Context: one part of a larger RNA
RNA sequence: CUAGGCGUAAAGGGUAAGUAGGCGGAAAUGUAAGUCAGAUGUUAAAUCCAUCAGCUCAACUGAUGUCAAGCAUUUGAUACUGUAUUUCUAGAGUAAGGUGGAGGAAGAUGGAAUUCCUGGUGUAGCGGUGGAAUGCGCAGAUAUCAGGAAGAACACCAGUGGCGAAGGCGAUCUUCCAUACCAUUACUGACGCUCAAUUACGAAGGUGUGGGUAUCGAACAGGAUUAGAUACCCUGGUAGUCCACACAGUAAACGAUAUGCACUAGGUGUUGGGAUCUUAAAGGAUUUCAGUGCCGUAGUUAACGCGUUAAGUGCAUCGCCUGGGGAGUACGAUCGCAAGGUUUAAACUC
Numbered sequence: 001c002u003a004g005g006c007g008u009a010a011a012g013g014g015u016a017a018g019u020a021g022g023c024g025g026a027a028a029u030g031u032a033a034g035u036c037a038g039a040u041g042u043u044a045a046a047u048c049c050a051u052c053a054g055c056u057c058a059a060c061u062g063a064u065g066u067c068a069a070g071c072a073u074u075u076g077a078u079a080c081u082g083u084a085u086u087u088c089u090a091g092a093g094u095a096a097g098g099u100g101g102a103g104g105a106a107g108a109u110g111g112a113a114u115u116c117c118u119g120g121u122g123u124a125g126c127g128g129u130g131g132a133a134u135g136c137g138c139a140g141a142u143a144u145c146a147g148g149a150a151g152a153a154c155a156c157c158a159g160u161g162g163c164g165a166a167g168g169c170g171a172u173c174u175u176c177c178a179u180a181c182c183a184u185u186a187c188u189g190a191c192g193c194u195c196a197a198u199u200a201c202g203a204a205g206g207u208g209u210g211g212g213u214a215u216c217g218a219a220c221a222g223g224a225u226u227a228g229a230u231a232c233c234c235u236g237g238u239a240g241u242c243c244a245c246a247c248a249g250u251a252a253a254c255g256a257u258a259u260g261c262a263c264u265a266g267g268u269g270u271u272g273g274g275a276u277c278u279u280a281a282a283g284g285a286u287u288u289c290a291g292u293g294c295c296g297u298a299g300u301u302a303a304c305g306c307g308u309u310a311a312g313u314g315c316a317u318c319g320c321c322u323g324g325g326g327a328g329u330a331c332g333a334u335c336g337c338a339a340g341g342u343u344u345a346a347a348c349u350c
């Protein structure tokens, strides 16, 4: 490179925006670059191929004859692609009307619990475990009542419920910002799809500076267990957990399933709208659009399974794979304060 692949065997980039690039709706006209057809030239000789001939045949040799592709010039064709102009509305979008939501940011507020402090009552235990001990307690603990302080998290509602590109998002209220969906018109008129590079976001843990520190709790200390116990269990407990700003840039970042478009039986839940019918109302029935589950047909799959939310049938584009180990390592490069991240081999070995 080709080919075949990427849910679980190796393989979908963590996610998005988006440049170059690739691909791209309907109609008309022009052009003729790609494309197609013809002509001319060239395509050295030898070789190859065909025919004939010569060595008894053959290899070999000689003669004749081309072919095809390519390239150049030229004459045409115009369906498709390109290109230029004009037009269109089915893609895409904008405006006007509604709806739902733990979508994001900032501020304010709330109650339960926990720990601590103060005071009252009260007395000898509490705590913890498989059983204990370390620990706490006569300097009055635990328990209980009242008051206060602090920080963190928001029970029930809560739901294969919702929102978000992903990471993720859950007390209440306010302000600001963004998105999606539905219905009806009007408008723009292909403005689209996918995207190397690049940029932004990106759980937990970690780093820097400054705050905060109730709980939990790596490290650490002690008590147990044990042959040992650098563990599991217990008592403590520092970083951290929280906030602000900055860095870091990784996860089983998972649906282990890239994005967009189109097509291909159904059944049954559920969320957000709309329409029609019905009801006094609550509601009910049917249907439609958008999401989200389960089952299942055809098909597909090595099987498991998937099955209109495809892993079915096609198209467009990007990423990635090519036996196990060595190794996501070394070297180099680059980013980072560091920890480390990204890129990424080979020898050797089975």
Base pairs, nucleotide, nucleotide: 003322004321005320006319007304008303012318014201015200016199017198021194022193023192025088026087027086028085029084030083031082033081034080035077036076037075038074039073040072041071042070049065050064051063052062053061054060091191092188093187094186095185096184097182098181099180103177104176105175106174107173108172109171110154114150115149116148117147118146119145120144121143125136126135162169163168206247207246208245209244210243211242216240220236221235222234223233258317259316260315261314262313263312266295267294268293269292270291271290272289273288274287275286276285277284278283299306300305323350324349325348332343333342334341335340
This is a predicted structure of a 350-nucleotide part of an RNA (small-subunit ribosomal RNA, central domain) from an uncultured prokaryote.
The prediction has a mean pLDDT of 87.
The RNAcentral record of the full RNA draws on ENA.